A computed fold for a 102-nucleotide RNA from a Pseudomonadota bacterium, annotated as SAM riboswitch aptamer (S box leader). Its Rfam family is "SAM riboswitch aptamer (S box leader)". Gene Ontology term of the family: regulation of gene expression. It was read from a public genome assembly, where an Rfam model found it.
RNA sequence: GUUACAUCCUGAGCGGCUGAGGGUAAGGGCCCGAUGACGCCGCGGCAACCGGCCUUGCAAGGCACGGUGCCAAUGCCCGCCUCGAUGGAGGAACGAUGUAUC
Numbered sequence: 001g002u003u004a005c006a007u008c009c010u011g012a013g014c015g016g017c018u019g020a021g022g023g024u025a026a027g028g029g030c031c032c033g034a035u036g037a038c039g040c041c042g043c044g045g046c047a048a049c050c051g052g053c054c055u056u057g058c059a060a061g062g063c064a065c066g067g068u069g070c071c072a073a074u075g076c077c078c079g080c081c082u083c084g085a086u087g088g089a090g091g092a093a094c095g096a097u098g099u100a101u102c
Base pairs, nucleotide, nucleotide: 001102003100004099005098006097007096008095013043014042015041016040017039021032022031023030027078028077029076044071045070046069049067050066051065052063053062054061055060075094080091081090082089083088
C1' cells in the first nucleotide's frame, strides 16, 4: 500500500525546541494561531480496538500490564443522494484509527 470488518455527537494537560501557518478530497464557510498555533521531544492524561489478567455456567462485566491510537470546535459545518420544507432527518462518498489478510 490492497481488501474485509468495526468505530468516528463522549473524553484527555504541563514544560522544552522551532517559528507561520493550521483545522481528515477539491471547493465554500467558519474557527485556531507571534498571548507562539502546526510540528518534534519529555513527562502526564483520555480511551478500551487488539494481546494479557480477574469475575463468570454462558452471555457479559471489570482492570489498565503490553501493542497502537488520541488529548480545540461532531471527522468544526456545508459540499454528493433521498425525504422534508424552507427549522432539519437519514444515507453515501472521501478521510482517520484499530484488527485481520494479501
Its mean pLDDT, the model's own confidence on a scale to 100, is 84.